Context: one part of a larger RNA
Order: sequence, then C1' cells, then structure tokens
RNA sequence: CUGGGCACAAAGGGCAUGUAGAUGGUGAAUCAGGUUGAAAGUGAAAGUUGCCAAAAACUGGCAUAAUGCUCUCGAAACCAAUUCACUUUAGUGAGGCAGAUGAGAGUGGAAUUUAAUAUGUAGGGGUGAAAUCCACAAAUCUAUGAAGGAACACCAAAAGUGAAGGUAGCUCUUCGGGUCCCUACCGACGCUGGGGUGCGAAAGCAUAGGGAGCGAAUAGGAUUAGAUACCCUGGUAGUCCAUGCCGUAAACCAUGAGUGCUCGCCCUUGGUCUACGUGCAUCAGGGGCCCAGCUAACCCAUGAAACACUCUGCUUGGGGAGUACAGUGGUAAGACUGAAACUC
Repeated sequence: CUGGGCACAAAGGGCAUGUAGAUGGUGAAUCAGGUUGAAAGUGAAAGUUGCCAAAAACUGGCAUAAUGCUCUCGAAACCAAUUCACUUUAGUGAGGCAGAUGAGAGUGGAAUUUAAUAUGUAGGGGUGAAAUCCACAAAUCUAUGAAGGAACACCAAAAGUGAAGGUAGCUCUUCGGGUCCCUACCGACGCUGGGGUGCGAAAGCAUAGGGAGCGAAUAGGAUUAGAUACCCUGGUAGUCCAUGCCGUAAACCAUGAGUGCUCGCCCUUGGUCUACGUGCAUCAGGGGCCCAGCUAACCCAUGAAACACUCUGCUUGGGGAGUACAGUGGUAAGACUGAAACUC
C1' cells in the first nucleotide's frame, strides 16, 4: 500500500468559494465508441497439456489449449454521445416575516479615574493577619459642575443570527444571507472538489494616534527554609482607533460536505394553516428524553455515531518529532510542507 478505520483509542482540513477531475433526475428517438453474440484470421519456435514409439528417462512425432489482438455480420438493455420533451433537483419571480449578519456615521446614561471648588477632620486603604502605599502641603467621606477613555447592567433565554472565526446601549444610512407561502417562470442548470483564491479569535509585528480601567514585564511589601509564585500596593508594553501584516487556537459538536430513508414523547424560535381549542395540522431551525438499529463500552438515536450512495481530507505502534535538512511565503516572531539514524 491493501484490508480496516477517523466523537472519546492513530486519524475531519479552522471555514468557505470554486478550476481541473470524479459523480449525478424522468420519458422518448437516433447512434453504435464502450458493452454483448456468432464467424473468420492471427496468436513464430521452444514451453504447457494430451496422445503415440520404447521397460523408463532423454529424445522424436502428432494434436490440443492459448485469457489477447484484428476484421466481418448481428443485438440495443446499460454506460457514453446527439436530438426532442418533462418537473420532483437547483434557480428566478410575486407576497410576507424574523434576526446581537456585516460596514460606515451619529448619539445616550450608569460606573471607574483624574483635576477644580465647597463642606469637614484624622485617618484612609488593604489582608488570613499585616506592611509597602495615600493623608494636616487637609486625604477618605459628602455635594456641585467639568474632562477623558473604555465597556454596554436589567431586557437575556437550552433564545436569535452568521460558512466559520464571531456577533448585544440607542438611532440613521448601506449591503449580504435565510425562511414561510403561492406554484407564475426556467428546465438538470445539481453535488463534491486536488491545486488556486478569499475570510479567519486572542496574542504578536509596522506606522500614526489614543490611553479611564485592567494589566504580561518590572519595583516594592508580605508569605516562606527559600518564593524569581500564589496575596497586597504601584506599574510599562498591550488592551482602544486607522491602515497594513501575521494565519495560528481544546479554530470543539474533539463528529467533512451533499442526498435519500427510518417508532414515538416533551419544550422552544420564525412562518403558514386553522373549525380559534393553551391545536390532533405543516415547513424551516434550536434543545431534552427514548424504540429499532449501532457501538469495545460510554453513548448516539429524523440535527445519527442507524440504513445506503457520491465526492473529498486524514490515519497505520510509543519515543526521537511536528524536530533536522531543504523549499515556499513573512519585517520579525514564527507558519506551511516534513524525514531518518537510534531506541523501547
């Protein structure tokens, strides 16, 4: 490799888009490339297999077989091709609906902090206990108006939404997607997808701003045998914004995408239907149980890990090692691709 697998044992790509490729609805007609039937030719010799000679072997002779290939004549179910149709895949349209989907702009109120003023006087703060720390140069507390930055309590939900990452004060502008219903249009236009391309939390990087709170690094105080920690007082980068990089996460549902099919119950979101009944209806989601089935077990169970099909990624004992070398892209950090010796 194969066989077997990939929720938890090794193993699903972070997510999408889409090229090549693979694969793919229904009915009819044509065609005859694949397919299939028959015949012919060919398939050197040796060899294989069988027979003959001889006791046997060697040897000699004869014959058979020969998956194959070529050609001719047929068949037309299937695959391919061409043409004509169909509507249930997919899509478009009419009418509704829901949403923290994205982007840009504006704006609001609590709270923290700071500075100012007023009042007022000796403590405040912090902890397991303390101390560093702040405070008679008037702190803490209280009141008033001010500045500035960041985050948006309640509502709030197993809720919603998005491909994933993600997404929440309010308003406006703009853009994308979804779903229900009607069945008007189109007529297989589908699905998957190596390479490619795009998006991609946090941290980090570059440049220009911003800086309230928090806070790697760091300083001090404690604790301790020590304490480069946990606790406390400070505090730089960062966190925020704009632009450009980086391209990784337990990027997790540890479960690839798509399609079909399969016993029931309960809750919930958005439509539709409704005889309005706290529904016995029906789609599209989000959850909890459970039958069959599956599983090594745990469990999963119409949102499958059941039953099937199509395409794709990945796995093959532990360590060495996601390392070395090399290549690609990156300012760098580091990323991607990715061994072997040796050892058990």
The part of an RNA shown here (small-subunit ribosomal RNA, central domain) has 344 nucleotides and comes from Ehretia macrophylla. The coordinates come from a structure-prediction model, not an experiment, and the mean pLDDT is 85. Its Rfam family is "Bacterial small subunit ribosomal RNA". Clan: SSU clan. The full RNA is in RNAcentral, with records from SILVA.